[in-house]
RNA sequence: GCGCCUUUAGCUCAGUGGUAGAGCGUUUCGUUGACAUCGAAAAGGUCGGAGGUUCGAUCCCUCCAAGGCGCA
Numbered sequence: 001g002c003g004c005c006u007u008u009a010g011c012u013c014a015g016u017g018g019u020a021g022a023g024c025g026u027u028u029c030g031u032u033g034a035c036a037u038c039g040a041a042a043a044g045g046u047c048g049g050a051g052g053u054u055c056g057a058u059c060c061c062u063c064c065a066a067g068g069c070g071c072a
Base pairs, nucleotide, nucleotide: 001071002070003069004068005067006066007065010024011023012022013021018055026042027041028040029039030038048064049063050062051061052060
């Protein structure tokens, strides 16, 4: 330099055009004499950035950034 892959909650990851989710973690409540376990609820996201397509974009297209793999 070229090609491919990844980027979504604190962490690990779903979500293939129509209200952004799960597990773990955090907080609160219930249960217990207390803790753990278990149950319930809540908080936590400009979906890496910019632009485009579309009535509508996490999703499709272009560029950029970061990381990874391969080739030279």